[in-house]
Description:
The RNA shown here (Bacterial RNase P class A) has 376 nucleotides and comes from Paracoccus angustae. The sequence is in RNAcentral, with records from ENA. A source record names the gene rnpB.

RNA sequence: GCGGAGGGCCGGAUGACCGCGGCAGUUCGCUGUCGAGGAAAGUCCGGACUCCAUGAGGCGACGGUGCCGGGUAACGCCCGGCGGGGGCAACCCCAGGGAAAGCGCCACAGAGAACAGACCGCCCGCAUCCGUGCGGGCAAGGGUGAAACGGUGGGGUAAGAGCCCACCGGGGGCCUGGCAACAGGCCCCGCAUGGCAAGCCCCACCGGGAGCAAUGCCGAAUAGGGACCGCGCGCGGGGGCAACCCCGCAGGGCCGCCUUGCCCCAGCAGGUCCGGGUAGGCAGCUUGAUCCGGCGGGCAACCGCCGGGCCAGAGGAAUGGUCAUCCAGCCGCCCAUGGCGGUGGACAGAAUCCGGCUUACAGGCCUUCCGCGCAA
Numbered sequence: 001g002c003g004g005a006g007g008g009c010c011g012g013a014u015g016a017c018c019g020c021g022g023c024a025g026u027u028c029g030c031u032g033u034c035g036a037g038g039a040a041a042g043u044c045c046g047g048a049c050u051c052c053a054u055g056a057g058g059c060g061a062c063g064g065u066g067c068c069g070g071g072u073a074a075c076g077c078c079c080g081g082c083g084g085g086g087g088c089a090a091c092c093c094c095a096g097g098g099a100a101a102g103c104g105c106c107a108c109a110g111a112g113a114a115c116a117g118a119c120c121g122c123c124c125g126c127a128u129c130c131g132u133g134c135g136g137g138c139a140a141g142g143g144u145g146a147a148a149c150g151g152u153g154g155g156g157u158a159a160g161a162g163c164c165c166a167c168c169g170g171g172g173g174c175c176u177g178g179c180a181a182c183a184g185g186c187c188c189c190g191c192a193u194g195g196c197a198a199g200c201c202c203c204a205c206c207g208g209g210a211g212c213a214a215u216g217c218c219g220a221a222u223a224g225g226g227a228c229c230g231c232g233c234g235c236g237g238g239g240g241c242a243a244c245c246c247c248g249c250a251g252g253g254c255c256g257c258c259u260u261g262c263c264c265c266a267g268c269a270g271g272u273c274c275g276g277g278u279a280g281g282c283a284g285c286u287u288g289a290u291c292c293g294g295c296g297g298g299c300a301a302c303c304g305c306c307g308g309g310c311c312a313g314a315g316g317a318a319u320g321g322u323c324a325u326c327c328a329g330c331c332g333c334c335c336a337u338g339g340c341g342g343u344g345g346a347c348a349g350a351a352u353c354c355g356g357c358u359u360a361c362a363g364g365c366c367u368u369c370c371g372c373g374c375a376a
Base pairs, nucleotide, nucleotide: 001372002371003370004369005368006367007366008365009364010363012326013325014324015323016322017321018320020035021034022033023032024031025030037347041358042357044356045355046354047353048352049211050210051209052208062207063206064205065204066203067081068080069079070078071077082096083094084093085092086091097202098201102200103199104196105195106194119142120141121138122137123136124135125134126133127132150168151167152166153165154164155163169191170189171188172187173186174185175184176183177182215283216282217281218280225274226273227272228271229270230268231267234249235248236247237246238245239244251265252264253263290309291308292307293306294305295304296303297302327345329343330342331341332340333339334338
């Protein structure tokens, strides 16, 4: 210098004027102070908090998670390892338990796709019209396929085959290292059991439901409910000091009409009180698994101690606009390590609050590392 990999951060600055929301003060004119994000987003995981449900334990169903160890309030998140794959490397990716518990599936092609199989072919024998046919042996070679029942080489054989041998792969046992996943070594076994568990399933672990429009408190007006008081409550007879009670008749509740039977007795623009709900108000609400700095522990995620700070909190919801100066960046011109002019800053938008993940993002800065080339 060129190319590449990882991590962190910023994401316009200052001032003036006008305007908006919260809080505090106010002489009611105003004044002071604070006012979005790294994702406030998607609402995909995990919690706090609140209400509802729930006697305890076990088993089952359903859903989720899935190498090992650690971190955390918790997680499907993060950190450190292990194994597998990719890359020369820095580094990146993995839905990464179990396929000798069982079931199921394996398209097309192909002879054959899991209790294997024989299309071409190889070998032996017989026949032959010399093209081949028939019988038997074989599975090395060819062909199909994502995958063909261990691989490569040698021996062996009629041709072949773990038939035999070496190495690799695989299985079993032991030893060593490691908390573990796992790694390494030694011995034995010719090899017996292909893939898919993101198909059912098995194993281990985890899991009640709803959500701040949760929930708690206060609570009108009007309407409606209840209690008491007041007024009213047909006619006749009887009883009682009285309130009232009893009997009979009539009416109504009783809605097509009639008859009979049972039960009940209505009303009021009235007064006082009680209780429930609604509107509305208050709490929940922002001091918190909080932020900044220092020190200490840890490879790290993270944890502890000390000091300091308070950083929107409202309701369908404020956080905006204009101008000036400046700063990146981009464009044009020129007398060109510079000058002048123009242009000009993305994605987005708190609604109870946290921890994550994912997605969006103009432009820029810092830092670590790898490969190649050049120079000393």